[in-house]
Formats: sequence, structure tokens, C1' cells
RNA sequence: UGUCAGGAGAGAGCCGACGCGCACGCGCAACGGCCGCCGAAGGCGCAGGCCUGCAGCAGAGGCUGUGGUCCGAACGCUCAGGCAAAAGGACUGGCA
Repeated sequence: UGUCAGGAGAGAGCCGACGCGCACGCGCAACGGCCGCCGAAGGCGCAGGCCUGCAGCAGAGGCUGUGGUCCGAACGCUCAGGCAAAAGGACUGGCA
């Protein structure tokens, strides 16, 4: 990386409605608007880690401050995405 399996959360919300179906009463619904929510595609932020970094202190392997186009969470933000099913899905396991 590919493939198979597992895989959470939150309104089947309201209004309008291209279009489609029809028993012409209605039903579904792209899309747009409104309010309420979720965090596990992605993204962003910090905590933290790393450098056997730099400076100072010190009763030894420690403490304090500071630098970095380094790593960076399941924590936070909700931009994106999502809120019946389907799809997607961090992550876990099997196989290659």
C1' cells in the first nucleotide's frame, strides 16, 4: 500500500423545491435557507515529547528559563465532514 472482517456519536428536524413516481389525494427528493446537534475522513491548536540544543543555579545523575522550517494525542476547535438505512469512518485484527 492492497484486500477481507469488525467499527462510535449526533433531528428519518422545519420551510421552499429542479426532478421522479402516482390511485392526482399524495409520496420521494438534488439543491437552497433556518434552527438544534456529533467527532473517529481530512484540517487547525495546545498539552506533551525530542535535540544526548543554549543559558543560569546547584548538596552528583536535578531544577528554572529559553530556541527549533522536528514529532505531535483518542485532548480541544468544529473549517470541512456527518446526524434512519446505504455510503463514509479514526482505529483493531487476518492475509498478501